Predicted 3D model of a 350-nucleotide part of an RNA (small-subunit ribosomal RNA, central domain) from an uncultured bacterium.
[in-house]
Context: one part of a larger RNA
RNA sequence: CUGGGCGUAAAGGGCGCGUAGGCGGGCGGGCAAGUCUCUCGUGAAAUCCCACGGCUCAACCGUGGAACUGCGGGAGAUACUGCCUGUCUUGAGUCCGGGAGAGGAGGGUGGAAUUCCCAGUGUAGCGGUGAAAUGCGUAGAUAUCCGGAGGAACAUCAGUGGCGAAGGCGGCUUUCUGGACCAUAACUGACGCUGAGGUGCGAAAGCGUGGGGAGCAAACAGGAUUAGAUACCCUGGUAGUCCACGCUGUAAACGAUGAGAACUAGCCGUUAGGGAGGUUUAACUCUUUAGUGGCGCAGCUAACGCGAUAAGUUCUCCGCCUGGGGAGUACGGCCGCAAGGUUGAAACUC
Numbered sequence: 001c002u003g004g005g006c007g008u009a010a011a012g013g014g015c016g017c018g019u020a021g022g023c024g025g026g027c028g029g030g031c032a033a034g035u036c037u038c039u040c041g042u043g044a045a046a047u048c049c050c051a052c053g054g055c056u057c058a059a060c061c062g063u064g065g066a067a068c069u070g071c072g073g074g075a076g077a078u079a080c081u082g083c084c085u086g087u088c089u090u091g092a093g094u095c096c097g098g099g100a101g102a103g104g105a106g107g108g109u110g111g112a113a114u115u116c117c118c119a120g121u122g123u124a125g126c127g128g129u130g131a132a133a134u135g136c137g138u139a140g141a142u143a144u145c146c147g148g149a150g151g152a153a154c155a156u157c158a159g160u161g162g163c164g165a166a167g168g169c170g171g172c173u174u175u176c177u178g179g180a181c182c183a184u185a186a187c188u189g190a191c192g193c194u195g196a197g198g199u200g201c202g203a204a205a206g207c208g209u210g211g212g213g214a215g216c217a218a219a220c221a222g223g224a225u226u227a228g229a230u231a232c233c234c235u236g237g238u239a240g241u242c243c244a245c246g247c248u249g250u251a252a253a254c255g256a257u258g259a260g261a262a263c264u265a266g267c268c269g270u271u272a273g274g275g276a277g278g279u280u281u282a283a284c285u286c287u288u289u290a291g292u293g294g295c296g297c298a299g300c301u302a303a304c305g306c307g308a309u310a311a312g313u314u315c316u317c318c319g320c321c322u323g324g325g326g327a328g329u330a331c332g333g334c335c336g337c338a339a340g341g342u343u344g345a346a347a348c349u350c
Base pairs, nucleotide, nucleotide: 003322004321005320006319007304008303012318014201015200016199017198021194022193023192025088026087027086028085029084030083031082033081034080035077036076037075038074039073040072041071042070049065050064051063052062053061054060091191092188093187094186097182098181103177104176105175106174107173108172109171110154115149116148117147120144121143125136126135162169163168206247207246208245209244210243211242215241216240220236221235222234223233258317259316260315261314262313263312266295267294268293269292270291271290272289273288274287275286276285277284299306300305323350324349325348332343333342334341335340
């Protein structure tokens, strides 16, 4: 390089947007670059191949042929690709009308609970465990109750429920704001798909500056356990967890399954709409669209399993893999305040 692959064996980029590039709907006309046919020129000789011949044979050599799959010119063809042009509406998008939603950002606000403070009642224990002890308590704890402070999280509703590209999102209310879906078929008329680089977003932990700090809790201290116990259990407890701004850019960032499009048995559920029947309104039945679950035919698969939300049958584009260890290491580059991230070997060894 080719080939074969990427749910679990090595392998889908964490996720968007998008540049170049690649690929691209129906009908008509034009051109003839790609493509195809014919013809002309060229494609040195030698070599390779075929035939015949010369050295006694062969190697070798000679003669002829073929070949040189290519390139250029001319003539022609127009199905496909391309370019130009006209047109169309089914792809894509827009308008009008709807309902659903923890989608995002900011502001306001509520109750339960924990902790702490003040005051009252009250007295000897409380707490904790397998059992204990450290710890707290006669300086009045635990328990109970009036009041107050403060921070964080939002029980029930809650659901293989919903929303979001992913990370993720859950009290109530308000302001601003993104997307999807349904219905109608009015408008634009291929405006599309993918996407190397690039750019933005990106859990937790961590970092910088300034706040905040109730509970929890790495580190740490003590008590237990144990042969030991740098642990599991217990009592404490600081970073952190929270907010603002900035950085980091990782993950079992998982559906371990890239995005888009088309096609391919059925059955049962569920969410949000539409239509038909039914009903006073409902319930209910059928149907349809978009999502989300459970089975399952064909098919696929090494098996497990997947099975219209495909891992089935195909097309387009991107990413990635190529035995284990060494190693996601070293060196160098780029990025970062650092921690480190990203790109990413080899010797050697089995």
The full RNA is in RNAcentral, with records from ENA. The coordinates come from a structure-prediction model, not an experiment, and the mean pLDDT is 89.